[in-house]
RNA sequence: GCGGGAUUAAUUUAGUGGCAGAAUACGACCUUCCCAAGGUUGAGACACGGGUUCGAUUCCCGUAUCCCGCACCU
Numbered sequence: 001g002c003g004g005g006a007u008u009a010a011u012u013u014a015g016u017g018g019c020a021g022a023a024u025a026c027g028a029c030c031u032u033c034c035c036a037a038g039g040u041u042g043a044g045a046c047a048c049g050g051g052u053u054c055g056a057u058u059c060c061c062g063u064a065u066c067c068c069g070c071a072c073c074u
């Protein structure tokens, strides 16, 4: 340099052109003498920029980071 893949909450992940879900973790409360465990509840996310569309996390283009393969140089 070329090709392919991935990027969603603090972490691991699901998902889809029409309100983004779960688990763990975190806060509050209940339970308990206390801890642990358990229950209820709350906050928190689509890597960035542009385009298409009535509507984009999803489709298209570019950028960034990571991974895999190939090539080049010495």
Base pairs, nucleotide, nucleotide: 001070002069003068004067005066006065007064010024011023012022013021018054026042027041028040029039030038047063048062049061050060051059